[in-house]
Context: one part of a larger RNA
């Protein structure tokens, strides 16, 4: 010197872009953070054409009130996708967790692309609703009734499977591709529309994208941790999985690994990269990007193309709250917010106007992802706090050889200026036809006046700045080497100086 998710002390005018619990993966009041499809389905409830009663009226017609197809509007349940994304966090992990290079002849793929064949005919429930009944609640029970793109036989089967049999190619050992013949098994669902269509389903196929396994390299510390291992190393069957394997099971054999550091133990998410240095290297891993693990703690699997699931489900457990004491609820390491712990780290904002995500055919609807605001000099970057002229040089400070020097063109005064900040006026880009939180923002123009805006550390060497007065080895300073005991340029003032600037110092941490 540089750097910094800093923190503390003094001090503080403005802007832009970042950036903000490093601690206790501590507990957590409250909102809100994941929903949407009525063009899958049957209901309820609303509103109405018609029709009809009843009143007043001579009539039209007005008022109530019944009934209500069809339509329209709302959606509590079934069903569909969507909650496995997006968002936090870093606790655990020394591991094929991550980087790299590569392999699947050991594999899966919802939506989307390709192309190809199909969508036929049937059945039986059940929520919703109604009716009882139980409960304090949270919820359950009986019965009855009804639909669907919800469940489930039967037909067919171009593809796929399977299994026998053939024929060609090919290869990486087991194989593995193409075509062909026989047999066997296994699909579908409708909805909108007047209709054309269109949007769906079903088997197969094809790409992209995404997952899954496996392998080689590679990246802390401790040998004051030296042997460690029983499903442990191997083999044969079985089973399990999308899929290989001791993944798991029975049987058989005794391997297996280790000083090229096994095994303990300790530390720790990893990596693009950051920070420092010429470089080699060291040093970290906060923003922002990928993987990876975790979601009160500990286990299970369930559902689905994906989960062993943050805002699902089931034991257990600790812990909080509710209870009519019989029994139930909860899980901010999602945004905000609270306490608590800490030297210390933000607002219960605005808004779906961009972007980007689910759903819907759309309209839309949802989105604390976002996009924006807010607050903190916490960080970088700009900019300001005024410019010009003004005395051999005021008044005051200060210091003196008393002459004088020195703050010092510094003020005062005179003439400008108008930046940034007040008033006022206009007013966007970001949006495309159409919608702008932000925002009456930025920007422009007008007005008025030097007015509102400067500290902070230091001055003995190192190291740039000196003197006076106090003080008297006391007070105190101090990174180091030292300073202070009566004239201290080292302590405290005060003048004067230096350095840096809305910051300046200290302290911590790293090169």
């Nucleotide at each position: 010197g540089a750097a910094c998710u800093a923190a503390c002390g003094c001090u503080g005018g403005c802007g832009g872009c970042g950036u903000g619990c490093c601690u206790a993966a501590c507990a957590c009041a409250u909102g809100c953070a994941a929903g949407u499809c009525g063009a899958g389905c049957g209901g309820a409830c609303a509103c109405c054409a018609c029709u009809u009663u009843g009143u007043a009226g001579u009539a039209a017609u007005a008022c109530a009130g019944a009934u209500g197809a069809a339509g329209u509007g709302u959606u509590a349940g079934c069903g569909g996708c969507a909650g496995a994304c997006g968002g936090g966090u870093g606790a655990g992990u020394a591991a094929c967790a991550c980087g790299u290079a590569g392999c699947c002849a050991a594999u899966c793929u919802a939506u989307c692309u390709u192309u190809c064949c199909g969508u036929c005919c049937g059945g039986g429930a059940u929520a919703a609703c109604u009716a009882g009944c139980c409960g304090a609640a949270a919820g359950g029970u009986u019965a009855g009734c009804u639909a669907a793109u919800a469940c489930c036989a039967g037909a067919u089967a171009c593809g796929c499977u399977c299994a026998u049999c053939g024929u060609g190619c090919g290869g990486c050992a087991u194989c593995g591709c193409a075509c062909a013949a026989u047999g066997a098994u296994g699909a579908a669902a409708g909805c909108a529309g007047c209709a054309a269509u269109g949007c769906g389903c079903g088997g197969a196929u094809u790409g992209a994208g995404g997952a899954g396994g496996c392998u080689g390299c590679g990246g802390c510390c401790c040998a004051u941790u030296a042997g460690c291992u029983a499903g442990u190393u191997g083999g044969u069957g079985a089973g399990g999985u999308a899929a290989c394997g001791g993944c798991c099971c029975a049987c058989c054999a005794a391997g297996g690994c280790g000083a090229c550091g096994a095994u303990g133990g300790g530390u720790a998410g990893c990596u693009g990269g950051u920070c420092u240095g010429a470089g080699a290297g060291g040093a970290c891993g906060a923003c922002c990007a990928g993987c990876c693990a975790c979601a009160c703690u500990g286990g299970g699997a369930c559902u689905g193309a994906g989960a062993c699931a943050c805002g699902g489900c089931c034991c257990a457990g600790a812990c909080u709250c509710c209870u009519a004491c019989g029994g139930g609820a909860g899980g901010c390491a999602g945004c905000a917010g609270u306490g608590a712990g800490g030297a210390a780290u933000u607002u219960u904002c605005c808004g779906c106007a961009a972007u980007g995500g689910g759903c819907g055919a759309a309209a839309g609807c949802c989105u604390g992802a976002c996009g924006g605001a807010g607050c903190g000099a916490c960080g970088c970057c700009g900019c300001g706090u005024g410019c010009a002229c003004g005395a051999g040089g005021a008044a005051g400070g200060c210091c003196u050889u008393c002459g004088g020097g020195u703050c010092g063109u510094a003020a005062a005064g005179u003439g400008c200026u108008g930046u940034c900040g007040a008033g006022g006026g206009g007013g966007a880009c970001g949006a495309u036809u159409a919608u702008g939180a932000c925002g009456g923002u930025a920007c422009c123009c007008c007005u008025g006046g030097a007015g509102g805006a400067a500290g902070c550390c230091c001055c003995g060497g190192c190291u740039a700045a000196c003197u006076a007065c106090g003080u008297g080895c006391c007070a105190g300073c101090a990174g180091c080497c030292g300073c202070g005991g009566u004239a201290a340029g080292a302590c405290g003032u005060a003048g004067g100086g230096g350095g840096c600037g809305a910051g300046c110092g200290u302290u911590g941490u790293u090169c």
Predicted 3D model of a 511-nucleotide part of an RNA (small-subunit ribosomal RNA, 5' domain) from Candidatus Eremiobacter antarcticus. The RNAcentral record of the full RNA draws on ENA. Model confidence (mean pLDDT): 86 of 100. NCBI's taxonomy places the organism under Bacteria, Bacillati, Vulcanimicrobiia, Candidatus Eremiobacterales, Candidatus Eremiobacter. It matches the Rfam family "Bacterial small subunit ribosomal RNA".